[in-house]
Context: one part of a larger RNA
RNA sequence: GCCUACGAGUUACUGUUACUAGCAAGGUUAAGGAUUUAAGGUCCGGAGCCGUAGCGAAAGCGAGUCUGAAUAGGGCGACCAUAGUUAGUAGUAGUAGACGCGAAACCGAGUGAUCUACCCAUGGGCAGGUUGAAGCUGUAGUAACAUACAGUGGAGGACCGAACCAGUUGACGUUGAAAAGUCUUUGGAUGACCUGUGGGUAGGGGUGAAAGGCCAAUCAAACUCGGAAAUAGCUCGUACUCCCCGAAAUGCAUUUAGGUGCAGCGUUGAGCGAAAGUUUUAUAGAGGUAGAGCUACUGAUUGGAUGCGGGGGCUUCACCGCCUACCAAUUCCUGACAAACUCCGAAUGCUAUAAAAUGUUACUCAGCAGUGAGGGCAUGGGUGCUAAGGUCCAUGUCCGAGAGGGAAAGAACCCAGACCAUCAGCUAAGGUCCCCAAAUAUAUGUUAAGUUGAACUAACGAGGUGAAACUGCUUAGACAGCUAGGAUGUUGGCUUGGAAGCAGCCAUUCAUUUAAAGAGUGCGUAACAGCUCACUAGUCGAGCGGUUUUGCAUGGAUAAUAAUCGGGCAUAAACAUAUUACCGAAGCUAUGGAUUUACGUUGAAAGACACGUAAGUGGUAGGGGAGCAUUCUAUUUGCGCCGAAGGUGUCCUGUAAGGAAUGCUGGAGCGGAUAGAAAAGAAAAUGUAGGC
Numbered sequence: 001g002c003c004u005a006c007g008a009g010u011u012a013c014u015g016u017u018a019c020u021a022g023c024a025a026g027g028u029u030a031a032g033g034a035u036u037u038a039a040g041g042u043c044c045g046g047a048g049c050c051g052u053a054g055c056g057a058a059a060g061c062g063a064g065u066c067u068g069a070a071u072a073g074g075g076c077g078a079c080c081a082u083a084g085u086u087a088g089u090a091g092u093a094g095u096a097g098a099c100g101c102g103a104a105a106c107c108g109a110g111u112g113a114u115c116u117a118c119c120c121a122u123g124g125g126c127a128g129g130u131u132g133a134a135g136c137u138g139u140a141g142u143a144a145c146a147u148a149c150a151g152u153g154g155a156g157g158a159c160c161g162a163a164c165c166a167g168u169u170g171a172c173g174u175u176g177a178a179a180a181g182u183c184u185u186u187g188g189a190u191g192a193c194c195u196g197u198g199g200g201u202a203g204g205g206g207u208g209a210a211a212g213g214c215c216a217a218u219c220a221a222a223c224u225c226g227g228a229a230a231u232a233g234c235u236c237g238u239a240c241u242c243c244c245c246g247a248a249a250u251g252c253a254u255u256u257a258g259g260u261g262c263a264g265c266g267u268u269g270a271g272c273g274a275a276a277g278u279u280u281u282a283u284a285g286a287g288g289u290a291g292a293g294c295u296a297c298u299g300a301u302u303g304g305a306u307g308c309g310g311g312g313g314c315u316u317c318a319c320c321g322c323c324u325a326c327c328a329a330u331u332c333c334u335g336a337c338a339a340a341c342u343c344c345g346a347a348u349g350c351u352a353u354a355a356a357a358u359g360u361u362a363c364u365c366a367g368c369a370g371u372g373a374g375g376g377c378a379u380g381g382g383u384g385c386u387a388a389g390g391u392c393c394a395u396g397u398c399c400g401a402g403a404g405g406g407a408a409a410g411a412a413c414c415c416a417g418a419c420c421a422u423c424a425g426c427u428a429a430g431g432u433c434c435c436c437a438a439a440u441a442u443a444u445g446u447u448a449a450g451u452u453g454a455a456c457u458a459a460c461g462a463g464g465u466g467a468a469a470c471u472g473c474u475u476a477g478a479c480a481g482c483u484a485g486g487a488u489g490u491u492g493g494c495u496u497g498g499a500a501g502c503a504g505c506c507a508u509u510c511a512u513u514u515a516a517a518g519a520g521u522g523c524g525u526a527a528c529a530g531c532u533c534a535c536u537a538g539u540c541g542a543g544c545g546g547u548u549u550u551g552c553a554u555g556g557a558u559a560a561u562a563a564u565c566g567g568g569c570a571u572a573a574a575c576a577u578a579u580u581a582c583c584g585a586a587g588c589u590a591u592g593g594a595u596u597u598a599c600g601u602u603g604a605a606a607g608a609c610a611c612g613u614a615a616g617u618g619g620u621a622g623g624g625g626a627g628c629a630u631u632c633u634a635u636u637u638g639c640g641c642c643g644a645a646g647g648u649g650u651c652c653u654g655u656a657a658g659g660a661a662u663g664c665u666g667g668a669g670c671g672g673a674u675a676g677a678a679a680a681g682a683a684a685a686u687g688u689a690g691g692c
Stems, first nucleotide, its partner, number of pairs: 001692006011096013026050003032044004054061002064076004099237002102234001106227006117201009126191001128160003131156001135152006164188003170183003203219001205215003240627006250263005264371002266368006275360001276361001277358009291344001292342002298338002303333003309327002311324004374399010404415003419593004424589003430583003433568003439580001441579006452570002460555002464552010481539005487512003492506003518533001522531002594617008603609001628681001630678010646665005652659002
């Protein structure tokens, strides 16, 4: 992992609601007793309980009563009237383990020191080699000691190193040879040494050269049994079918935030009927948002004019006074801002009334819930960086709980809401060269960048190219090219070493000759020179410039494995505008069928059922309804050795759970109908046991 078996809303009591049944202003017995049967029952038993009357704390009074001084007021009741009660079944709540499995823990009583920690008693063990303390002896030495040397001696938590004890390094081992080892290397090895045997200390306790270590492979409180099915607002699991409806992820509160209570939203039943709900139109309202405005307030504010006042300077013995390219009030002109500004002011939304449409959708009561982590998108906002697939509100929508078609692929983007069947048709979004169903469609343009071919780029740059508007020059010859001229006073004056059109400064930048020619547009020289331009003539012969707007292209252009429009590819099969066909979904239609609700018709005591019409039939949590299967019991009716159950094939049938028939196997029991009762349905719980 698979297969098989087992495996989770039960039972008792007490409430409450619905339905069914009995009796009814009443209903009902409990314990117990009598009698009886195969099991059951039957009859007594009225104690008690609920209801028929309430009010008060109570005594108590009573359609009233309590409070109170009150014949006041007020509270709770009564009226017009009223239905209860006892059982059964179902839903649900409470108390119990209470749908099942699951803690870590807590407490009690015991068992453990054969492992290990420490201690007590009594035994045992430590090859070999080295060093050579004290003391002693001898000699030297001293007045005597001291001291020195030689020998002797054999001390030490002394040295080296086996046994023994330990476990430093590395490798191996890691479903091991081993639930801690092997090999290598290493530390101690006469000591605070190692070790045998017997004994002691026990769980909030021991022991500990102290690591929270060790106390039998278990230790920040051992193990065993018990309290015990501890508790678990937590996780996981919770088993057959079909039909109807169908949520929420919000508000308030919470030692509350992943829980719960009340409300909201769902469902089921009942009630309510010129009474609600919803939509549209019309009318009448309240309001201060969007916008707008501000010489209409509060605040903020651009430029200009005026310049109260102040600063600075001058003057004066002082006061006056004067100047100011400084600051600047008020006022005027001009421009413009505001969530906590408003002289103004919509659209929506809200309220009311009327009419129309729809038809119970609304509201009330009762039973049962689930939800109270929401999310994306669009719009209006707060926050943030007008960041986030961010966060917090509001309005709508979808996903959640929604399948189908499109967007290559995609929860929520576009289209569209799936009862079933069909090898029928029409469309939506989106598409029509091939993958891939349908136009290599039509007409007119654009693009040359593979731009583009669904959706990503800017500021800025650029004789890319198309279109439009305005405007200048032009057969009295434009624009471009070519030929020629481009002069004189004069080297203008100043400055300067020099300054001659061209370093710089100045300005009636003037005048003359001219077809035209600047006191000079650049290059150039030390300064000149030289080249050139403006300007003019000739030649040529028809268009040539400028500005603005706009379409499509272009540079800007940068991300980590190899790239790409989904791909192939395409110069249209790209882009723009217009048009006509076609394809395209579970949408709509067609044909047949199923089912729910409402209404109608006929039969029918009524219901069920049949037929017709209309509207429906996506669905998680959840509410409601109807069934299938399994085991047993009662009654009844059947089958079976001429073959029951079970197993395994085939075939028929029902909307489903399922149910028949039959072949083979098997070898003795098993069905149908109507009721009843449940140990009543497995794919999941790191489920339990067994097998493979």